[in-house]
Context: one part of a larger RNA
Molecule: large-subunit ribosomal RNA, half B
Organism: Thermoplasmata archaeon
RNA sequence: UCUAGGCGAGGGAAAUCGGCAAAUUGGCCCCGUAACUUUGGGAUAAGGGGUGUCAGUCAUGAUGAUGGCUGAUCGCAGUGACCAGGGGGCUCCGACUGUUUACUAAAAACAUAGGUGACUGCAAGUCCGAAAGGAUGUGUAUAGUCGCUGAAACCUGCCCAGUGCUGGUAUCUGAAUACCCGGCUCAACGGGAGGAAGGACCAGUAAACGGCGGGGGUAACUCUGACCCUCUUAAGGUAGCGUAAUACCUUGCCGCUUAAUUGGCGGCUUGCAUGAAGGCUCAACGAGAGCCCCACUGUCCCCGCCUUGAAGCCGGUGAAACUGACGUAUUGGUGCACAGUCCAAUAUCUUCCACCUGAAAGCGAAGACCCCGUGGAGCUUUACUGCAGCCUGUCGUUGUGAUAUGAAUGUUGAUGUGUAGUGUAGGCGGGAGACGCUACUAUGGCUCGGCGCUAGCCGAGUUCUGAGUCGUCGAUGAAACACCGCCCUUUGGCAUUUGUAUCACUUACUUCCAAGGAAGGACACCGAUAGGUGGGCAGUUUGGGUGGGGCGCCACGCCCUCCAAAAGAUAACAAGGGCGCCCAAAGGUCAGCUCAGGUAGGUCAGGAAUCUACCGAUGAGUGCAAGGGCAAAAGCUGGCUUGACGUGGUUUGGCCCAAUAACGAACCACGAUGCGAAAGCAGGGCCUAGCGACCCAACCUGCUUUAUUUGUGAGAGCGGUUGAUGACAGAAAAGUUACCCCGGGGAUAACUGAGUUGUCUCCAGCAAGAGUUCGUAUCGACCUGGAGGCUUGCUACUUCGAUGUCGGCUCUCCCUAUCCUGGUGGUGCAUUAGCUACCAAGGGUGCGGGUGUCCACCGAUUAAAAGGGAUCGUGAGCUGGGUUUAGACCGUCGCGAGACAGGUUUGUUGCUUUUCGGUGGAAGUGUCUUGGUGCCUGAGGGGAAGGAGCCUUUAGUACGAGAGGAACGGGGCUUCGCGGCCUCUAGUCUACCAGUUGUCCGGCAGGGCAUCGCUGGGCAGCCACGCCGUAGCGGAUAAGGGCUGAAAGCAUCUAAGCUCGAAGCCGCCCUCAAAACAAGGCACCUUAUGGCACUCGUAAAUGACGAGUUUGAUAGAACCGGGGUGUACGGUGGAAGCUUCGGCGACCACUUCAGCCCGCGGUUACUAACAGUCA
Repeated sequence: UCUAGGCGAGGGAAAUCGGCAAAUUGGCCCCGUAACUUUGGGAUAAGGGGUGUCAGUCAUGAUGAUGGCUGAUCGCAGUGACCAGGGGGCUCCGACUGUUUACUAAAAACAUAGGUGACUGCAAGUCCGAAAGGAUGUGUAUAGUCGCUGAAACCUGCCCAGUGCUGGUAUCUGAAUACCCGGCUCAACGGGAGGAAGGACCAGUAAACGGCGGGGGUAACUCUGACCCUCUUAAGGUAGCGUAAUACCUUGCCGCUUAAUUGGCGGCUUGCAUGAAGGCUCAACGAGAGCCCCACUGUCCCCGCCUUGAAGCCGGUGAAACUGACGUAUUGGUGCACAGUCCAAUAUCUUCCACCUGAAAGCGAAGACCCCGUGGAGCUUUACUGCAGCCUGUCGUUGUGAUAUGAAUGUUGAUGUGUAGUGUAGGCGGGAGACGCUACUAUGGCUCGGCGCUAGCCGAGUUCUGAGUCGUCGAUGAAACACCGCCCUUUGGCAUUUGUAUCACUUACUUCCAAGGAAGGACACCGAUAGGUGGGCAGUUUGGGUGGGGCGCCACGCCCUCCAAAAGAUAACAAGGGCGCCCAAAGGUCAGCUCAGGUAGGUCAGGAAUCUACCGAUGAGUGCAAGGGCAAAAGCUGGCUUGACGUGGUUUGGCCCAAUAACGAACCACGAUGCGAAAGCAGGGCCUAGCGACCCAACCUGCUUUAUUUGUGAGAGCGGUUGAUGACAGAAAAGUUACCCCGGGGAUAACUGAGUUGUCUCCAGCAAGAGUUCGUAUCGACCUGGAGGCUUGCUACUUCGAUGUCGGCUCUCCCUAUCCUGGUGGUGCAUUAGCUACCAAGGGUGCGGGUGUCCACCGAUUAAAAGGGAUCGUGAGCUGGGUUUAGACCGUCGCGAGACAGGUUUGUUGCUUUUCGGUGGAAGUGUCUUGGUGCCUGAGGGGAAGGAGCCUUUAGUACGAGAGGAACGGGGCUUCGCGGCCUCUAGUCUACCAGUUGUCCGGCAGGGCAUCGCUGGGCAGCCACGCCGUAGCGGAUAAGGGCUGAAAGCAUCUAAGCUCGAAGCCGCCCUCAAAACAAGGCACCUUAUGGCACUCGUAAAUGACGAGUUUGAUAGAACCGGGGUGUACGGUGGAAGCUUCGGCGACCACUUCAGCCCGCGGUUACUAACAGUCA
């Protein structure tokens, strides 16, 4: 020192983030018990009283046991030890009991009963599985599954626009197969029709995801606004609650609580950003969070004592981390900017032991924060791309029949009006006859039906008529339905094949079964294919620059100026600006002209309109930035035109040096053009910006080529044009991580340090002004110059193979720009009290309230309650309240995962000290290499050893009109320190004495154990809360005051000289100190002496130190004295009563200031210091 305990005067939470820890309480019996309440509770509420032993006795039938009564009696204390709730009040959250992060979170989180929504009629729904199969369940809607909420009570408002979900759906959209058309045939292919789910569309749905406004005016004081106006929405937040676990401002305002309250409670409420499956309230409950009160206490003021075990010494055994080398010091400096090793100064003989942690930017862990990586992983989603699953179409498995309705083919009918023409002429070919004549009915009439261009045509019927009618020919025109053949348009019937819808069947197939059958049924299951949906699952992506990163911005492709330092080139998130076009003329050419501005003149006409004259080298104009250009032009105007041409090449910019793409420019050749009389000019625009690779697609024009040949079509290639990558030499691409991981970085942030010092603090110069007058008693603007390195920034130099991060506690040193105390000057200083300045760092600078706070605010004191530094001193010293991991809640943001210098609550602080350093204790050597013992000196070091106040006296004096009111000096006391001590007081006292409980040693006595069992006392020792001490003086000075006194005939404190002058400096005082390398001095002795051993303590961790050793009181014992406790055992007598008369009996008195005990003093050699040994 730590560990685990015991006790504590006075105070009683002042300690601290916080009563953490500890203490208090405690069992049983009796009395008594509030608010509130879900009437059960609350409740052991709170608060009070009792409790032992002995004797007798009563009741319960009785032994036992239980409950009483009466009397006696002891102690400080009777649940006497052990055991054994501290209590009350207010609030938040969660209803409750329960569950949870095994190993930092027990909670407000989860669960819960209750509420509510969704799905589900069973071959269900949900879940597992590739499937077979299985779970729910051998259950059946009072059931099962899933979601949300979270007891009960009071309630649960408005919004369906968005996103979901559910339903509907005339219309639109909508894949493949099959179908139709095109494709000379075929195919690829193209187109069309029809059309499922889905979507569009229309509804419903919020206890689905979610959401729930702004402006202006208005009442007879003011304020406010029931009221009105207006914009706007899907709807504009209702009831409640409200500075809250939610409120930024904020420590809101008011009240209560307190001396004082960033806390707590109650209100108000302008709610940054409350709010209804959740809000609000709430009895009971809580190892939950906050606050207050009582009791209680070592938490504290302020620490002290004691005990145990470690630690220490001896013996035995005996690791690990760590370790570049070490001869391992302090201060200042330097240095990659905080050095034991470098430089300088200083210090330093060698070694060991105990203790402490200031340093080794100590050890531990390739930093978890931050950034980077074309690193990773978890999670999310309306990121990208897919895959399960689900929905739906088609085909297969897959059969029969009916009805309706399509399609194709075949067959049989009908149908067909341009004009002209008798007339309703479908086309082509053949062709000169065809049909009919008594009925098998030509023609006509009538009736009916259909078509229709309203003219007619066709069909059917007729118990009406009864022999011709039509064609060729003529007209028209392409042609005559006279007849035959093949077809077309539209359309009817029938047959075959086939589609769709509905109904039915049974045989595939499925299920059930009582094994007989029943139910379903070509559906479903299953397989294939197609569309939809699809974070359920998977793979990935999620840019760069950057005074860290993010947010912002683009400095990411081009052009001009400047920086840029007279070749070229040249950076910055330096400065100033542009481009991503435009123009069929604003291009080409030829010709003509001269602008801006000014002066003079001139109707309306003005400063400025059009006109005239003159001056006018560039100030105008140039399509657009700037620079460079430009005057019979590059500007302005007009004529004619398309060179804004085709092909090819060279040079060059892009890209200095230096290779490279797109792109741009200049020049040349050939061809074809335009203008000009011509020379010539023209491959866009006065020049420098106005842009884009591969792949792919479309288009253009020709050529080559592929499948045996040819043709069509298709494909491939060559050439050109267009389509974009602006992150502009060009991936196809969203978030989140505090659950995180890896590799790296001090190439790069958050602490410190370093540099700088805008900011900050302080000082100074000048002096406008204020101060009645008067700049400088005091205050001092504007402007200016500095210092410091305490604020905040900037930089990114050190550290990312880690230098532990705020505040507090503890402890030390330093600075002064001085708050107090000391000494002075000035004053708008009479005194008192102040203001201001100078010197001065010796000492002091405190206690509380709320807050994690530093800070700031507040209370009461005080001489004063100064400011700073030391890695924002100090975590191998403590704490852990805050911040800053993992849990959780609220508000806000986000679809979400999640996020928030927003709030709230809970959350592991490692290390055996090697070196230096520090404190203390030893050994050795040295000191002339000559000894020993004793006594000194004091170079040097340390100290604050003292600091401050109050009262009184001086003195009601000096001063002052008064009111008021000092000082020098003296005395006393207090307080804060420091040193010592234990007579007193107080504490402790596990030496000791006494009381007493339980139990054991089964008698007594005497003891063991239970914290020393507990309790009451207590000597020595140690101690504070107790006691004692803690002068002033001298020397040299600071600011300042003076003497003499020149320079400068005066003056002057100064220049020479001299004198005063402070708590400050140096001494006197205390203390360490010959290792003080100048290593000292004196005295005595000459084998002197010292050590060990032995008895010990005034000393002590071990060593050391000191006393003693028979010539002795060193220790023990004995005795005496003094002291502690409080009257021993035994004996005698008594005792309430009871008694079988033998006795039993707590307890009392006497013997007895007894007994027991003593780390104290004295006396006394009884015992032991003997016997020895080493130098």